[in-house]
């Protein structure tokens, strides 16, 4: 790069510096010199991995059973970010559309997929 899985209407900005372009691509619509992106410093959010806590399932042992104990590798849903971890993120739904399909006279809307982003895995 590519593959395979999950999420993507929620949520969270300022200072420094730099100077014109940013929102991935195409279109549309927006941000922006009242300063774009890109660094660099702090702060947040959030909760994909990982750590932790308690449950349930499973395990072990008693016991006829009902039921008790002990244990804590594994699965499983949930809680913790005062958890000094490894990413992601802090305009607008992933800013809207794009490719099929359904409803509507139209404006519009609705379901699916695709493409993209972030996570984990895997070659």
């Nucleotide at each position: 790069c590519g593959c395979u899985c999950a999420u993507c209407g929620a949520g969270a900005g300022c200072g420094g510096u730099g100077g014109a372009g940013g929102g991935a691509c195409g279109g549309g619509c927006c941000c922006u010199u009242a300063g774009a992106a890109g660094c660099c410093g702090c702060g947040g959010c959030a909760a994909c991995c990982g750590g932790u806590g308690g449950g349930g399932c499973g395990c072990g042992c008693c016991g006829u059973a009902a039921g008790g104990c002990g244990a804590c590798a594994g699965c499983u849903a949930c809680g913790u970010g005062a958890c000094a971890g490894g990413u992601g993120c802090c305009a607008a739904a992933u800013c809207c559309c794009g490719c099929g399909g359904g409803g509507g006279a139209g404006a519009c809307u609705c379901c699916g997929g695709g493409a993209g982003a972030u996570g984990a895995g895997u070659c």

Model confidence (mean pLDDT): 86 of 100. The RNA shown here (SAM riboswitch aptamer (S box leader)) has 123 nucleotides and comes from Rubrobacter sp.